Predicted 3D model of an 80-nucleotide RNA (Glycine riboswitch aptamer) from a chicken gut metagenome.
RNA sequence: GCUCUGGAGAACCCCGUUUCAUCGGGUGCCGAAGGUGCAAGGCGGCAAAACCGCUAAUCUCUCAGGCAAAAGGACGGAGC
Numbered sequence: 001g002c003u004c005u006g007g008a009g010a011a012c013c014c015c016g017u018u019u020c021a022u023c024g025g026g027u028g029c030c031g032a033a034g035g036u037g038c039a040a041g042g043c044g045g046c047a048a049a050a051c052c053g054c055u056a057a058u059c060u061c062u063c064a065g066g067c068a069a070a071a072g073g074a075c076g077g078a079g080c
Stems, first nucleotide, its partner, number of pairs: 001080006011027001013026004028067003034063001035061001037059001041055005
């Protein structure tokens, strides 16, 4: 990486003649595709320190995406 499988959260919200989807507008929300941000700690520079640089996430933000079902889905299990 591929196949199968488990897999959360949040309005089936309101309006536009309106099943669903889509489009436009409005308000409220979610975090587990992706993306943003950072440093107690670790590493490096320096004789040492200060200082500087690098470094993560399920944390953070909510850009994107999502808020019945479907789809998607971080992460896990089995097999190749």
Record summary
Of the family's consensus pairs, 83% are formed in the model. RNAcentral holds the sequence, with entries from MGnify.